Annotation: Transfer RNA from Coemansia sp. RSA 2336, 72 nucleotides, folded computationally. Rfam family: tRNA. Gene Ontology term of the family: triplet codon-amino acid adaptor activity. The family's RNA type in Rfam is transfer RNA. Its mean pLDDT, the model's own confidence on a scale to 100, is 85. The RNAcentral record of the sequence draws on ENA.
């Protein structure tokens, strides 16, 4: 220096243009002489940043960050 993939709650990941989800986590409750497990609820997200296309954008295009792998 050049191509390519990835980026979404505290972790791990889904989501191919039209209300942002699911497990694990955390919180409250309810159950127990307590605790855990079970069970019901809840919070928590400016979908890495800026721009561009659209009526509309987590989706699609730039670029620019970061982080993996490839050439040289």
């Nucleotide at each position: 220096g050049c191509c390519u993939g990835u980026u979404u709650g505290g972790c791990u990941c889904a989501g191919u243009g039209g209300c942002a989800g699911a497990g694990c986590g955390u919180c409250u409750g309810u159950c127990u002489c307590g605790u855990a497990a079970a069970c019901a609820g809840a919070a928590g997200g400016u979908c890495g940043u800026c721009a561009g296309u659209u009526c509309a954008a987590u989706u699609c295009u730039g670029a620019c960050a970061a982080u993996a792998g490839g050439c040289a």